[in-house]
Molecule: small-subunit ribosomal RNA
Organism: Fidelibacterota bacterium TCS55
RNA sequence: ACAAUGGAGAGUUUGAUCCUGGCUCAGGACGAACGCUGGCGGCGUGCUUAAUACAUGCAAGUCAAGGAGAACGCUUCCUUCGGGAAGUUAUUAAACUGGCGAACGGGUGAGUAACACGUAGGCAACCUGCCUUGAAGAUUGGGAUAACCCCGGGAAACCGGGACUAAUACCGGAUAAGGCAAUAACAUCUUAUGACGUUGUUGUUAAAGCGGGCUUCGGCUCGCACUUCAAGAUGGGCCUGCGUCCGAUUAGCUUGUUGGUAAGGUAACGGCUUACCAAGGCUGUGAUCGGUAGCUGGUCUGAGAGGAUGAUCAGCCACACUGGGAUUGAGAUACGGCCCAGACUCCUACGGGAGGCAGCAGUAGGGAAUUUUGCGCAAUGGACGAAAGUCUGACGCAGCAACGCCGCGUGAUCGAUGAAGCUUUUAGGAGUGUAAAGGUCUGUCGUGAGGGAAGAAAAAUCUGGAUGUAAAUAAUGUUCAGACUUGACGGUACCUUACAAGAAAGCACCGGCUAACUUCGUGCCAGCAGCCGCGGUAAUACGAGGGGUGCUAGCGUUGUCCGGAAUUACUGGGCGUAAAGGGUCCGUAGGCGUUUUGCCAAGUUGAUCGUUAAAGCCACCGGCUCAACCGGUGAUCUGCGAUCAAAACUGGCAGAAUAGAAUAUGUGAGGGGAAUGUGGAAUUCCUGGUGUAGCGGUGACAUGCGUAGAUAUCAGGAGGAACACCAAUGGCGAAGGCAGCAUUCUGGCACAAUAUUGACGCUGAGGGACGAAAGCGUGGGGAGCAAACAGGAUUAGAUACCCUGGUAGUCCACGCCGUAAACGAUGAGUACUUGGUGGUGGGGGAUUCGACCCCUUCACUAUCGGAGCUAACGCGUUAAGUACUCCGCCUGGGGACUACGACCGCAAGGUUGAAACUCAAAGGAAUUGACGGGGACCCGCACAAGCGGUGGAACAUGUGGUUUAAUUCGAUGCAACGCGAAGAACCUUACCUGGACUUGACAUGUUAGUGAAAGUUUUGUGAAAGCAGAACCUUCUACGAGCUUGCUCAAGGACACUAUCACAGGUGAUGCAUGGCUGUCGUCAGCUCGUGUCGUGAGAUGUUGGGUUAAGUCCCGCAACGAGCGCAACCCCUGUCCUUAGUUGCCAGCACAUAAUGGUGGGGACUCUAAGGAGACUGCCUGGGAUAACCAGGAGGAAGGUGGGGAUGAUGUCAAGUCAGUAUGUCCCUUAUGUCCAGGGCUACACACGUGUUACAAUGGUCGGUACAAAGGGUUGCAAACUCGCAAGAGUAAGCUAAUCCCAAAAAACCGGCCCCAGUUCAGAUUAGAGUCUGCAACUCGACUCUAUGAAGCAGGAAUCGCUAGUAAUCGUGGAUCAGCACGCCACGGUGAAUACGUUCCCGGGUCUUGUACACACCGCCCGUCAAGCCAUGGAAGUCGGCAGUACCCGAAGCCGGUGUCCCAACUCUUCGGAGAGGGAGCCGUCGAAGGUAAGGCUGGUAACUAGGGCUAAGUCGUAACAAGGUAGCCGUACCGGAAGGUGCGGCUGGAUCACCUCCUUU
Repeated sequence: ACAAUGGAGAGUUUGAUCCUGGCUCAGGACGAACGCUGGCGGCGUGCUUAAUACAUGCAAGUCAAGGAGAACGCUUCCUUCGGGAAGUUAUUAAACUGGCGAACGGGUGAGUAACACGUAGGCAACCUGCCUUGAAGAUUGGGAUAACCCCGGGAAACCGGGACUAAUACCGGAUAAGGCAAUAACAUCUUAUGACGUUGUUGUUAAAGCGGGCUUCGGCUCGCACUUCAAGAUGGGCCUGCGUCCGAUUAGCUUGUUGGUAAGGUAACGGCUUACCAAGGCUGUGAUCGGUAGCUGGUCUGAGAGGAUGAUCAGCCACACUGGGAUUGAGAUACGGCCCAGACUCCUACGGGAGGCAGCAGUAGGGAAUUUUGCGCAAUGGACGAAAGUCUGACGCAGCAACGCCGCGUGAUCGAUGAAGCUUUUAGGAGUGUAAAGGUCUGUCGUGAGGGAAGAAAAAUCUGGAUGUAAAUAAUGUUCAGACUUGACGGUACCUUACAAGAAAGCACCGGCUAACUUCGUGCCAGCAGCCGCGGUAAUACGAGGGGUGCUAGCGUUGUCCGGAAUUACUGGGCGUAAAGGGUCCGUAGGCGUUUUGCCAAGUUGAUCGUUAAAGCCACCGGCUCAACCGGUGAUCUGCGAUCAAAACUGGCAGAAUAGAAUAUGUGAGGGGAAUGUGGAAUUCCUGGUGUAGCGGUGACAUGCGUAGAUAUCAGGAGGAACACCAAUGGCGAAGGCAGCAUUCUGGCACAAUAUUGACGCUGAGGGACGAAAGCGUGGGGAGCAAACAGGAUUAGAUACCCUGGUAGUCCACGCCGUAAACGAUGAGUACUUGGUGGUGGGGGAUUCGACCCCUUCACUAUCGGAGCUAACGCGUUAAGUACUCCGCCUGGGGACUACGACCGCAAGGUUGAAACUCAAAGGAAUUGACGGGGACCCGCACAAGCGGUGGAACAUGUGGUUUAAUUCGAUGCAACGCGAAGAACCUUACCUGGACUUGACAUGUUAGUGAAAGUUUUGUGAAAGCAGAACCUUCUACGAGCUUGCUCAAGGACACUAUCACAGGUGAUGCAUGGCUGUCGUCAGCUCGUGUCGUGAGAUGUUGGGUUAAGUCCCGCAACGAGCGCAACCCCUGUCCUUAGUUGCCAGCACAUAAUGGUGGGGACUCUAAGGAGACUGCCUGGGAUAACCAGGAGGAAGGUGGGGAUGAUGUCAAGUCAGUAUGUCCCUUAUGUCCAGGGCUACACACGUGUUACAAUGGUCGGUACAAAGGGUUGCAAACUCGCAAGAGUAAGCUAAUCCCAAAAAACCGGCCCCAGUUCAGAUUAGAGUCUGCAACUCGACUCUAUGAAGCAGGAAUCGCUAGUAAUCGUGGAUCAGCACGCCACGGUGAAUACGUUCCCGGGUCUUGUACACACCGCCCGUCAAGCCAUGGAAGUCGGCAGUACCCGAAGCCGGUGUCCCAACUCUUCGGAGAGGGAGCCGUCGAAGGUAAGGCUGGUAACUAGGGCUAAGUCGUAACAAGGUAGCCGUACCGGAAGGUGCGGCUGGAUCACCUCCUUU
């Protein structure tokens, strides 16, 4: 100086919204692995699995002590050639005796839930080699033994015997103290046992030399060793407080156990061990048991609090093939020591032996996976040594691996024809892209060459100086200076120089989250996917290409941890309806607790001190060129302990108080509880009377009862159960619950006023008591009701709903059970926070004769509502508001109110209560729709009231089906079916068969050729098309040129053909890729917007309400105010009048002509024509209504309330219809899916349906006569008149391009005649014959005419259609299409009705409201059995393991104890023979590992069979739930049933609808 630096969200439940809630993603990290790729360097890291087994080498030795002239080798000599001797090696090596070390260093994490670890303390209960300091001392003797030598055994390992020898090896004596033991007295201190010190007494205890120098050889001195004591340091041992994982589906554990006394043992305390005594000790603050795990500093993550973790580095612990044991030693119960047992491996001569990589390398195995059998002791450190030095797989280095972090590079700069290639395209272009090529430059790195560090400081030796010991200038210790040498890495880092852009870029992703888009391929296939989800022919989601984005020597994937996740909530969540309040109360432990005074100081707070290892993290500074990395300084380490202080709060002790709580007194209300008695009404039964044929029951029936007398009715009796009215969101109770009346016993509560006690209180884990209904046991009782059951109905079935019966049960007593939607889905207590209005029980005030009314105060109870809260709904002084205390409970849905285990129960069952697996949701509240066998209101030929039809017949026509070579295609509920088609003999024509053509029947362009081409005529063949030919024909234009000036040639152009290339062509596919058009709801009255307001929001309001209308039409009201598309109106036709005009239309009046006729002159009056106007607006009156809108009636008027009709079709719905009208994307065909031609087919025919025509007759048929229209059409045409034909028609022909001529006759009607109820004089099908017309052509397959024939049909079952007035019905006429063909379609007029009370019902629609589990929207959703496949799990006769314990048997090694016939050098005694002291072998005993036996416990695997569960496009049976879900649903319980489920009993509303009551709000 710094010290505070820090917090992001997204996707996914829905048609949409808010909330709850889970799942998923974006971040960081790693001892990682895998895929693709890979240039360099620095620093780190590297068996997480099998504590599996290990070949080979190395990882612990060293030494001035000791003895033996003492090995190999070398040299020389001798030799019998076997060897021998000498010298040197040699102050030697090796081996041995002895000392020190080997207990460090290194590895691993199996065990361990423990004083193991961490932290803070204690030992007055302890040890400590080497090291340091101080004091004292090192004396005198003795006997052995290894090596070596000899002999022997053995395959070996190794062993035995004999004979020597030494020591710093071993033993005895001396000397002793401040040591040790015992004992006496005293001082100081302490925490209880006590500690320490002083003064005495007694006993006991030690040693070893070696090297250097000097020496008078006696010794002295120095150094290193040695002995005793004291102290220090270091290292250890023991004890204690606190902290340290999960499970209660582990609740009780313990007999050396807990304590005491005594003894033993230990370095030391201690049941550590033994004997005796006592009966203790631990546990809900989790003992015991089971599972898992080395602990920590730290590491990762996180804003933090936390969570996870414990590689590398560091501290501690534990282990060393598995188990047990001791020895040595200062230290071990010993990784590279020993003994025993076991498993395994190896050697063996079969008799016996050997071994332990969890040291460093390395091997095998396991595994997704983890390195070299390297170099060196140069540095650091360690052992030994006086030292040199030796040893050191500790360590320092190198090697391998992108395993991680950090750094560098793969070039820089100019460079546009924006090259080529590739991709794409709207074909123009665009992208890749300054990118490349090309020019200039640089040299990190690389390669070559040259130079070249730091890491090295010491020690030893020598020289010199200072200083200590000493007599000393010997010597030696300490110290300073100089000399002398020492590098594995490594010729490495680094530096210089030459060369040359040269050798160096990939990976993932591009639908959203999430940065980044296009083309092709594929076609629910192949595939992708973290979640949502993509893919079924136009995939930004699969695969590939191009392009882009991100990171970069890496990039992705997988796995794990933290985060996001406030999704376990201490910081920081919840429980009315989302998951979640225990059924209720009492109460133990615990938690929490009124006012006041004093003291204490446990909690609390402050200050100081100690500790909190180092490393790490953080800040600053510094060293490697930077960084990573490393070094230094500081900060931090939030903890624990100690001391001092404070006394507000909590706590403790003591004292006081009364506001909490309780008690006493008085009064009061009550279905509170228990027991006993008693009453009337009603049902049923019995008896008797009256009485007769039915009763009963239902939607309708039936079963049932009844002539043996029911039901009905009267009287009497029996018996059981329940208590009408009062009766009430009224009362009481903790809850369950409690109801006739009376008595007895008894609990609680409220109020009033005083008094008393003095915090006695609140909550409440475990525990206890109570606890509806059903159910169970024993004994009663049994009227009614009624699971089961039986019968009858209903039904496809009906194990149901309905009916008739009916048993448990319901009732009582006693005993169990212990659950409910046990609900206010709301735990208990206390306090606070605006109000209104009721009800119940008390008290007070005021007032009154008394009461009511009124004011007020407690307790309980109901409702509305403010603030506030809530996701919303709602709650709201009775909180779901604001706070505190305590308890219970929740953490996605399913699996699962389950399994296993445990406890309870007679049983039924209850309580507690998982996991595997599976899904991405499940859920709450509210919104908009849709729907309802919900409600209200309204409308419509919707019903009703009527008229006429269809359905029956024949025919026509369309469709389905069938058939066929083809019967082309489309349309398919309403909204396809006389529809596309306003007209299939050929054509049409798209279909079939056959024959032909290939730039094509049709369009445009390119290139080349031809001009006898084209055109016209024609031959052969053929069905034609076509193919193969023949003849005629010398085309048009003119930039120019030639000359015989009117002829020839002629580039080029036009036109045409042949050939070529682009292309044409397609009624081929997709109407689910489309445009356009159309249908339908529906000519229904609706559909929206802007601004404002309300709501978190989706949304609402407006648009709802009261009226009214055909109408969202209008009026009024209103947090709405306005507006748009629709409605209406404007348009057309028609109905009345007027004006204008008057031909082809008209003719009243005036004339002419005629047999007659607007035929003619003329006229415009009328009709009419076609232009323009008028008129109708609820304008007027009366009444109703709200004084409005409007409605009813009336007047006038041609017409009256939209006059009638038409055109006009909102937002939208149906992926409705149409690719075959046309247009059009994409795909497909291209000598054919194109084009042409002939014939056939679309016309078939057991059948079914739709739409029509004609009929069934007398309101008719037939014959004759007589009237009256409108609207159209006509030159490829309409055709008069006349003639012929029975007729269809033919012949001939006037007129007409049309208000002029023609089609053209209107028909029904009316008048008259005949028919006389019949299959007919009805009806006309069918068939035969003969014809006409159109047309190239009527066979398949036209229409019409004539003659003959004369079918079904006598009014149409179930069902169903149209129509409300000039309408239905009926009658004819015209037109389009068209050569011809109409019962269809479109249009026209003539005649011309009936009925509508009304909205209950059917259908459709509109508005409001309600419920909803629907939103593809009821053709919805959805439940259970059964069947199939897959998956995990439970049970199960058994079977195979594992773990821990209990009892007993056997009992190795070894310690300990006893004994010790046998054995023994040191010491003592000795008579020298020996004896003793002491020791040992052996034997016996306690303990004791492994092993064995037995019965159980816990746990795991597997299993015939079995049970339920989950999942799975299209299986079976029903339809339980969601709407009143068609029997409201659900909860508990019991019984029953293929299944959902049904029924009984009690409960709940989380039930719709209607009515009533009560309460509330407003007036």